This is a predicted structure of a 94-nucleotide RNA (Guanidine-I riboswitch aptamer) from an uncultured bacterium.

[in-house]
């Protein structure tokens, strides 16, 4: 000095909490409990898949190939809350 496709979206997973549902307690209430397995919810740059997209080539408008690599805090932020979410491929390390 260094990221310019290290592009966008969707679905899912690891993971995450507790507004709602359920569950447990409580008096059937208020309320309490996530140190409740779960439904739903949040959810990956460094997880998976797909679609688009980008690049190159050609027997050319579709087909083939390619889209590599990536150690990482503390702290802060958001919907109820938390997180591997966001700040952030950041600081730093190499």
């Nucleotide at each position: 000095a260094c990221a310019u496709a290290a592009g966008u979206u969707u679905u899912c997973u690891a993971g995450g909490g507790u507004u709602c549902c359920g569950c447990g307690g409580g008096a059937c209430a208020a309320c309490c409990g996530g140190u409740c397995a779960g439904g739903g919810c949040c959810g990956a740059g460094a997880g998976a898949a797909a679609a688009c997209c980008c690049g190159u080539a050609a027997u050319a408008c579709u087909u083939a190939c390619g889209g590599a690599c990536a150690c990482g805090g503390a702290g802060g932020g958001a919907c109820a809350a938390a997180a591997a979410c966001c700040c952030g491929g950041g600081a730093g390390a190499u």

Of the family's consensus pairs, 100% are formed in the model. Its Rfam family is "Guanidine-I riboswitch aptamer". About the family: This family represents a conserved RNA structure found upstream of the ykkC and yxkD genes in Bacillus subtilis and related genes in other bacteria. Gene Ontology term of the family: regulation of gene expression.